[in-house]
Molecule: c-di-GMP-I riboswitch aptamer
Organism: Desulfosporosinus sp. FKB
RNA sequence: UGACGAUAAAGGCAAACUUGGCGAAAGCCAAGGACGCAAAGCUAUGGGUCUUCCAGUUAAGCUGAUGACUGCCAAGCUUCCGAA
Numbered sequence: 001u002g003a004c005g006a007u008a009a010a011g012g013c014a015a016a017c018u019u020g021g022c023g024a025a026a027g028c029c030a031a032g033g034a035c036g037c038a039a040a041g042c043u044a045u046g047g048g049u050c051u052u053c054c055a056g057u058u059a060a061g062c063u064g065a066u067g068a069c070u071g072c073c074a075a076g077c078u079u080c081c082g083a084a
Base pairs, nucleotide, nucleotide: 004082005081012037013036017032018031019030020029021028022027035071041077042076043075045074046073047072048069049068050067054064055063056062057061
């Protein structure tokens, strides 16, 4: 330095759920709360998933992101510690 990851040390993040706020919704933000996480740090780049204010369709319905999700899988960038 790279790979790897422990019942190690020091720190970190925070699922469900609850309350308040934002949003058409998906979802997001804050507080509480911990199921888990070595990238559960960052980027919607590829795939995937969710939603439909709006648009198309005569309507029911269906279709479509420009809206979201990185705690779904890849990719890129960055990164604490050091047993085997």